[in-house]
Context: one part of a larger RNA
């Protein structure tokens, strides 16, 4: 030293694919470098554990024996490893159904805002707590007709669905990925789980080149408010928001809860599928698998609460934490066009 933890106290990687590695279902046979037992040998002595003894006790000293490591030999064969054979429950494939804002591309549609042209029409309109800036007699606002353009898709809409996450919402077509369900079940036969590095994906903002620009709108300019008002409110308004291609790689990337597997009372809604009962039939009712909510017991928890998608009971693998500040900073390295990102201290101080 062999520790305790990670929903909210410090701590789950933003998410996935997967390399090495770690871990691994049932059964037969063979084997034995792991592992276990016996013998021999070695590890100077002292010390340490145990037993005994000597100084009046103890410290101290002496004797015996153990424990433990290495080597070697004989043996065991449960566990584990290796090799080989078998199996089907894990996993995968096939077949038949089915579901959805899953992803990509194209086309189309209506409502609304704005602008432009025209008609009607006249003195206001707009905005606020109240105003003013603004717009308007060069005819606004209102109203009717026509046109242009960009962005977003009301109702349905859900306490709903879907995706690994970020995320995804008008309609249609094409391309494409996936989930779920079905029979004691057609095929393969452990092919599995996790995953340091690695690779990919990754909201918004931001960056590069080119386009686009209706509305909104950092910055900016006005008007108000105020002691001031570099704000909140009002009138304008550039980047941006949109598209293509290329970067960036962050987040309260949150369920603040890593992934996988098994086990552990119930009740009630809802989405997808299957079966049954019943019926003319759709319903209703019952059972079941998958998803998503609420309530609740055992158990757990510091409490709040969690409670079959656990924060319960267990196993495997990864990530992470170790008092506050300094600091997610400096330095170095890697990445980036830049902005910056990733990795990540110390002095000092409480």
């Nucleotide at each position: 030293c062999u520790g305790g933890g990670c929903g909210u106290a410090a701590a789950g990687g933003g998410c996935g694919c997967g390399u090495a590695g770690g871990c691994g279902g049932u059964u037969g046979u063979a084997u034995c470098a792991g592992u276990c037992g016996g013998g021999c040998u070695u590890a100077u002595a002292a010390g340490u554990g145990c037993g005994g003894g000597g100084c009046u006790c103890a410290a101290c000293c002496c004797c015996g024996u153990g424990a433990u490591g290495g080597g070697u030999u004989c043996g065991g064969g449960a566990c584990g490893g290796u090799a080989u054979g078998a199996c089907u429950g894990g996993g995968g494939c096939g077949c038949g159904g089915u579901c959805g804002a899953g992803g990509g591309a194209g086309a189309c549609g209506g409502a609304a805002u704005g602008c432009c042209g025209g008609g009607u029409g006249u003195a206001g309109u707009g905005g606020u707590g109240a105003a003013a800036u603004g717009c308007g007699u060069a005819g606004a606002g209102a109203u009717c007709c026509g046109g242009c353009g960009g962005a977003a898709c009301a109702c349905c809409g859900g306490u709903g669905g879907u995706g690994a996450a970020g995320g995804c919402g008008g309609u249609c077509u094409c391309c494409u990925a996936g989930g779920c369900c079905g029979a004691g079940g057609g095929c393969c036969g452990a092919c599995g789980c996790u995953g340091a590095g690695g690779c990919g994906c990754g909201a918004g903002a931001g960056c590069g080149u080119g386009g686009g620009g209706a509305g909104c709108g950092a910055a900016c300019c006005g008007g108000a408010u105020u002691a001031g008002a570099u704000a909140c409110c009002c009138g304008g308004g550039u980047a941006g928001u949109c598209c293509a291609c290329g970067c960036c790689g962050u987040a309260a990337a949150c369920g603040g809860u890593g992934g996988a597997u098994g086990c552990u009372a119930g009740g009630u809604g809802u989405g997808g599928g299957g079966g049954g009962u019943a019926u003319c039939g759709a319903c209703c009712c019952c059972c079941u698998c998958c998803g998503u909510g609420c309530c609740g017991g055992c158990g757990c928890g510091a409490a709040c609460g969690c409670a079959g998608g656990a924060a319960g009971c267990a196993u495997c693998c990864c990530g992470c934490c170790u008092g506050g500040g300094g600091a997610g900073u400096a330095c170095g390295g890697c990445c980036g066009c830049a902005a910056g990102g990733c990795u990540a201290a110390a002095a000092c101080u409480c």
RNAcentral holds the full RNA, with entries from ENA and SILVA. The part of an RNA shown here (small-subunit ribosomal RNA, central domain) has 350 nucleotides and comes from an uncultured bacterium. Rfam family: Bacterial small subunit ribosomal RNA. Gene Ontology terms of the family: ribosome and structural constituent of ribosome.